Model confidence (mean pLDDT): 89 of 100. This is a predicted structure of a 350-nucleotide part of an RNA (small-subunit ribosomal RNA, central domain) from an uncultured bacterium.
Context: one part of a larger RNA
RNA sequence: CUGGGCGUAAAGGGCGCGUAGGCGGCCUGGGCAGUCUCGGGUGAAAGUCCUCGGCUCAACCGGGGAAGGGCCUGAGAAACCACUGGGCUGGAGUGCUGGAGAGGGGAGCGGAAUUCCCGGUGUAGCGGUGAAAUGCGUAGAAAUCGGGAGGAACACCUGCGGCGAAGGCGGCUUCCUGGACAGACACUGACGCUGAGGCGCGAAAGCUAGGGGAGCAAACGGGAUUAGAUACCCCGGUAGUCCUAGCUGUAAACGAUGGACACUAGGCGUGGGGGGUCGACAGUCCCUCUGUGCCGGCGGAAACUCGCUAAGUGUCCCGCCUGGGGAGUACGAUCGCAAGAUUGAAACUC
Numbered sequence: 001c002u003g004g005g006c007g008u009a010a011a012g013g014g015c016g017c018g019u020a021g022g023c024g025g026c027c028u029g030g031g032c033a034g035u036c037u038c039g040g041g042u043g044a045a046a047g048u049c050c051u052c053g054g055c056u057c058a059a060c061c062g063g064g065g066a067a068g069g070g071c072c073u074g075a076g077a078a079a080c081c082a083c084u085g086g087g088c089u090g091g092a093g094u095g096c097u098g099g100a101g102a103g104g105g106g107a108g109c110g111g112a113a114u115u116c117c118c119g120g121u122g123u124a125g126c127g128g129u130g131a132a133a134u135g136c137g138u139a140g141a142a143a144u145c146g147g148g149a150g151g152a153a154c155a156c157c158u159g160c161g162g163c164g165a166a167g168g169c170g171g172c173u174u175c176c177u178g179g180a181c182a183g184a185c186a187c188u189g190a191c192g193c194u195g196a197g198g199c200g201c202g203a204a205a206g207c208u209a210g211g212g213g214a215g216c217a218a219a220c221g222g223g224a225u226u227a228g229a230u231a232c233c234c235c236g237g238u239a240g241u242c243c244u245a246g247c248u249g250u251a252a253a254c255g256a257u258g259g260a261c262a263c264u265a266g267g268c269g270u271g272g273g274g275g276g277u278c279g280a281c282a283g284u285c286c287c288u289c290u291g292u293g294c295c296g297g298c299g300g301a302a303a304c305u306c307g308c309u310a311a312g313u314g315u316c317c318c319g320c321c322u323g324g325g326g327a328g329u330a331c332g333a334u335c336g337c338a339a340g341a342u343u344g345a346a347a348c349u350c
Base pairs, nucleotide, nucleotide: 003322004321005320006319007304008303012318014201015200016199017198021194022193023192025088026087027086028085030083034080035077036076037075038074039073040072041071042070048066049065050064051063052062053061054060091191092188093187094186095185096183097182098181103177104176105175106174107173108172109171110154115149116148117147118146119145120144121143125136126135162169163168206247207246208245209244210243211242215241216240220236221235222234223233258317259316260315261314262313263312266295267294268293269292270291271290272289273288274287275286276285278283299306300305323350324349325348332343333342334341335340
């Protein structure tokens, strides 16, 4: 320097922004670093290879020739081409118009339900289970009606619907704000792709401080079940779940499938936009862009299956794997308040 791989066998970084780096559209002038061609020099000897010879052969030795990764130098070529210069618009981006959306953040508001408190009616039960019991109730429960308090979550709509980079996002109104998409033009003129480090975001649980606490509920207590029952079932119940500020940085963070671009039959749905046809309207049918599903052809695949949303055919860049256990452990380092996280072996063993 190199091989083969990464949906399920080991292997895609949880996700994004972006630094260095790698890679990069069409036309054209210059140039000649790379590349290529020709010549010269060098590439010591020994060795290797070919050939001839000397020891009786061989090993060994001697003569001749060839080869040699390359390097230096002179001349030259321009199809490819770094770079520099000029131009372009199919990449990328900007402006304009428009509709869709649980995209994000703040504030305000609403109704249903649970629980609790007060009052009325009412009387002996309620609750719970496979069956029970613990539990609640004559100090008046449960049921029912009226009033009040408080917290959390938003039924129907709701949809293999939508939005977001991922995590994720669902009552209503309003303010601030990101992205995607469509249409007709105009503009910039390669401004691009990827991205080691780095920076940011990142479910749940957990942590710090302060609030809040209705329901639910680790731990815990009790009742059952059972041989036992540190469980499953039942009655309670504290952290927590919620809010503010900060930390943690993990996951079956999954499509177990990194990103970008190009190319490669179709059929049937569905979300958003545009155009056309027919029609008086409702609407019908067709085309097109974009998203999201199912089936399927060529092709791929060990098979399962994937199949224009590729796991097909190619190009570029990053990450990762290299037998099982030991082990995501030890040690060291970095980060963290801690819990721990990240990086990450070896002996030994099969």